[in-house]
Context: one part of a larger RNA
RNA sequence: GAAUGAACGCUGGCGGCAUGGAUUAGGCAUGCAAGUCGAACGUGAUUCCGGCCUUCGGGCUGGAUGAAAGUGGCGAAAGGGUGAGUAACACGUGAGCAACCUGCCCCCGAGCCCGGGAUAGCCCGCGGAAACGUGGAUUAAUACCGGAUGAGGUGCUGCGCUGCAUGGCGCGGUCACUAAAGUUUUUCGCUCAGGGAUGGGCUCGCGGCCCAUUAGCUUGUUGGCGGGGUAACGGCCCACCAAGGCUAUGACGGGUAGGUGGUCUGAGUGGAUGGUCACCCACACUGGGACUGAGACACUGCCCAGACUCCUACGGGAGGCUGCAGUCGAGAAUCUUCCGCAAUGGGCGCAAGCCUGACGGAGCGAUGCCGCGUGAGGGAUGAAGGCCUUCGGGUUGUAAACCUCUGUCAGAAGGGACGAAGAAUGUGACGGUACCUUCAGAGGAAGCCAUGGCUAACUACGUGCCAGCAGCCGCGGUAAUACGUAGAUGGCGAGCGUUAUUC
Repeated sequence: GAAUGAACGCUGGCGGCAUGGAUUAGGCAUGCAAGUCGAACGUGAUUCCGGCCUUCGGGCUGGAUGAAAGUGGCGAAAGGGUGAGUAACACGUGAGCAACCUGCCCCCGAGCCCGGGAUAGCCCGCGGAAACGUGGAUUAAUACCGGAUGAGGUGCUGCGCUGCAUGGCGCGGUCACUAAAGUUUUUCGCUCAGGGAUGGGCUCGCGGCCCAUUAGCUUGUUGGCGGGGUAACGGCCCACCAAGGCUAUGACGGGUAGGUGGUCUGAGUGGAUGGUCACCCACACUGGGACUGAGACACUGCCCAGACUCCUACGGGAGGCUGCAGUCGAGAAUCUUCCGCAAUGGGCGCAAGCCUGACGGAGCGAUGCCGCGUGAGGGAUGAAGGCCUUCGGGUUGUAAACCUCUGUCAGAAGGGACGAAGAAUGUGACGGUACCUUCAGAGGAAGCCAUGGCUAACUACGUGCCAGCAGCCGCGGUAAUACGUAGAUGGCGAGCGUUAUUC
């Protein structure tokens, strides 16, 4: 000098764009953050219309509306947060899978036949303070189950072609096993099989921290045979067999740390760093586990254990903000318990639409960057005042007053968008905002640090090694340009200094 997710002191007019819990991955009140589908299904509250009967209270019945919960499907594994752990195939990059999976989407082929028994809900009981549980009766489906069929697929088996070692591909078989679901009239779906796309899983080469005051480490350890398990290879797991495997090219141990694209600095080599944004990974009170599913070992799912908090009728239960706001605590320190689904995107749905603290916006903070303003021109007898003075004057200083103007920002009034995807109807949170026109009036808007040298900028007074200053050298003990105040001056300017950290 540059830089920062900064903080502190003094000061503070406006706007745009960014950015804002870096510390306790500490604890959390409250609200919201994942639903949707009646074109899968059975109920059906309420309200309205009508018919019959009526003891005028109502009862029976038909139709429409369709709340609410339930069965079922899809989603809930995305989006959002954080950086604790992790020195690892976690990440980056380049390869491989002849060892793999892939819901929704696209293309192509074939099919969708016949049956069955339940169950939630509703109804009737029972237990419980609650959370919730339990018994009976009854009912539906695109829920569940059985049978058929097999273009195919898989297993077994025969033949051919071929490769990169295990192998791969194609054709065939009297063999065995294996599928389905309807709804509506436009359709949307279901099953099997092949291909694609997308997403993922696994393996390997290379690359990127510190300590040798860590030198030896290892028994599922290293390899084999056989099996289990997985979508899949594999000590991943198991039985048996062998005794191996790694290491100064740093094993093992310890410390630290999410990685990368990037960012800062620097002429560059490099050094430091990884906040916001993007990609990947890991985590979700702590530890463990599986279930469901195409996909999880699952942030707002389940089970167990633990700590903590809350409710309780003391028998037992409930919870998890490292989502958005917000609160307490610790801290030098980091915001609103806001508006809207109008846009973009996501889930569900044929759709209308519903949901969406993703997102779009507004609010707060000079936290940063950028822009603008706080007026412009004229104005000397160089006013007054202040300060200095050799008492002549000098300086503040064209500065002010005064004159003539202008109208940015802020203020008031009127008009008023783009963002909307329109060819047409409807649709804007922001927002009556930006912007345009008019009005008024210099009116409402300047500070901070420094002035001994480094280093731009000096005098007076006070103080008297005191009070104090200080980044280094060093100032202060009676003439201090170094302390304090005043005047003047220099620098930067809505900021200026200080502190911390990096180059």
Predicted 3D model of a 503-nucleotide part of an RNA (small-subunit ribosomal RNA, 5' domain) from a metagenome. Its mean pLDDT, the model's own confidence on a scale to 100, is 85.